[in-house]
RNA sequence: CCCUGAUAAAGGCAUACUCGUCGAAAGGCGGGGACGCAAAGCUGCGGGUCUAAGACAGGUAAGAUCCUGUUACGAUAGCCGGGCCACCAAA
Numbered sequence: 001c002c003c004u005g006a007u008a009a010a011g012g013c014a015u016a017c018u019c020g021u022c023g024a025a026a027g028g029c030g031g032g033g034a035c036g037c038a039a040a041g042c043u044g045c046g047g048g049u050c051u052a053a054g055a056c057a058g059g060u061a062a063g064a065u066c067c068u069g070u071u072a073c074g075a076u077a078g079c080c081g082g083g084c085c086a087c088c089a090a091a
Stems, first nucleotide, its partner, number of pairs: 004089002012037002017032006035078001041084003045081003048076003054071006
């Protein structure tokens, strides 16, 4: 230095839920809270998944600010993979 990760040591992060807030929503941010995590640190590069404001198409006697479908430029890193950085050290 690389691989690896224990009933080791020092720590770290923070699921669900909840309060507030932003957002059309998914979801994000802050407080509380811990299910768990050896990268549950960072990064939307590839895949997957979620949402559908807007756009397009259709529906209704007609029309629609209504309904349905398709669609990401939106989101998810605690879905998987990749990239980058990184504490400690037994076997």